Annotation: The prediction has a mean pLDDT of 83. Large-subunit ribosomal RNA, domain I from a metagenome, 542 nucleotides, folded computationally.
Context: one part of a larger RNA
RNA sequence: AGCGCAGGGUGGAUGCCUUGGCACUAAGAGCCGACGAAAGACGUGAUAAGCUGCGAAAAGCUGCGGGGAGGAGCAAAUAUCCAUUGAUCCGCAGAUAUCUGAAUGGGGAAACCCACAUGAGAAGACCUCAUGUAUCCAUACGCCAAUCCAUAACGUAUGGAAGGGAACCCGGUGAACUGAAACAUCUAAGUAGCCGGAGGAAGAGAAAGAAACAUCGAUUCCGGGAGUAGCGGCGAGCGAAACCGGAAGAGCCCAAACCAGCGUGCGUGCAUGCUGGGGUUCGGACCGCGGAAUUGAUUCAGCGAGUUUAGCAGAAUGGUUUUGGGAAAGCCAGCCAGAGAGGGUGAAAGCCCCGUAAGCGAAAGACGAGCUGACAAGGCGGGAUCCAGAGUACAUCGAGACACGAGAAACCUUGAUGGAAGGAACGGGGACCACCCCGUAAGGCUAAAUACUCCUUAGUGACCGAUAGCGCAUAGUACUGUGAAGGAAAGGUGAAAAGGACCCCGGGAGGGGAGUGAAAGAGAACCUGAAACCCUGUGUUU
Repeated sequence: AGCGCAGGGUGGAUGCCUUGGCACUAAGAGCCGACGAAAGACGUGAUAAGCUGCGAAAAGCUGCGGGGAGGAGCAAAUAUCCAUUGAUCCGCAGAUAUCUGAAUGGGGAAACCCACAUGAGAAGACCUCAUGUAUCCAUACGCCAAUCCAUAACGUAUGGAAGGGAACCCGGUGAACUGAAACAUCUAAGUAGCCGGAGGAAGAGAAAGAAACAUCGAUUCCGGGAGUAGCGGCGAGCGAAACCGGAAGAGCCCAAACCAGCGUGCGUGCAUGCUGGGGUUCGGACCGCGGAAUUGAUUCAGCGAGUUUAGCAGAAUGGUUUUGGGAAAGCCAGCCAGAGAGGGUGAAAGCCCCGUAAGCGAAAGACGAGCUGACAAGGCGGGAUCCAGAGUACAUCGAGACACGAGAAACCUUGAUGGAAGGAACGGGGACCACCCCGUAAGGCUAAAUACUCCUUAGUGACCGAUAGCGCAUAGUACUGUGAAGGAAAGGUGAAAAGGACCCCGGGAGGGGAGUGAAAGAGAACCUGAAACCCUGUGUUU
């Protein structure tokens, strides 16, 4: 030195465990903010570095309700206190709430600096305290240039806006990689990104519709129709609709004609505005006759079952000189069950503890089906006259969007140029024309069925179990980067600290005894403790 055997060290795999995650279900909630948000800074404890809570009234103050013996958070120890005259704790409603931050008196290198006005404090400049003082928009009013009237400008009051938020939604803008086995039309894709806006949903929506000679009757979503009809360097690919079956179901309001009232302009008889009534589509005004049934999504008020935000109560087991450190295990003998879900207790408990089933409960707050009242809407006939959304429809040129790439290309949107009709009218039925049929554009509103989950509650899992599961068993921490940003590792003594008094060696670290414990080969570098790797002893070979 090799090989073998035995014993150790190191190391942290494996097993077991779970405080944490992941996915989903059912309900709820779906917004917060100038009444100062979200997010922070700094403070705040007897002692106090961190987390949590709170805000100079600072781990808290007040009221009401619950609850009933301990309490002063995580978090031990000491001190000092609080508490059956009801503390701590839980719920509801209030008070306080420094500074930054939309940040809003001005400034600013966020958490800082500097003011002004008015009022109070014995108060005329200093001190303290309180309140106000940003911008924009709307409305009302005031005051007022060039410039006579006026207007712009300026100012005052009242109201509103701003900023944040996970996804869902609408709009604007809008790629490339990629695919086409290259690539340019095309695709990816109106996707990602960026911007604006709203709501608990949004958007759409009561036919200038779809159809086909029969009809249907707003929209949305789902299953079919159907990978069909089509589109397409007819390549790659893209890809409907009618109709059928379901979910849900709801329809309305203006403009105008006409009536009444009040104005404005000037060119003095023309134009036009406002308010109220009227009216809304096979219609209305107008004329005549009638004056209710009924309905309600608007607004207001009242009542209000119930739900929710603390809780209450809740059945039934003993023995054992079996084992063991420990009984819930074994044995013996019982009991409850509308409760044998689950968790804990020194192993494995229906009957020990917390709970569970079935019940019960609110001073105060929130939600609230429904009911009542107010309020609003709400009829039939006639057919002379009047009304029924204009730079609109439409055309041409250029684009976009329609499953549809200019195509025979309708329909829809609109940048440019033109530019109607007036219900005997107009639009559509996939070029276009005729007939026929369907429908009334150029104003608006509208629940439900649908999408999503930052969040709350209850629960579930042929989901994970510490290199897994969220990045985090907690951490957006440590650390990296000028910055935007990137971003870890790290769980387990024991039933209970009973965490090893005391003695010995040692400077200490550490160890040996003693003691605790079932176990210390469980001693905090702490359950189990694999392998690599290192060492000791021994056998054997050279």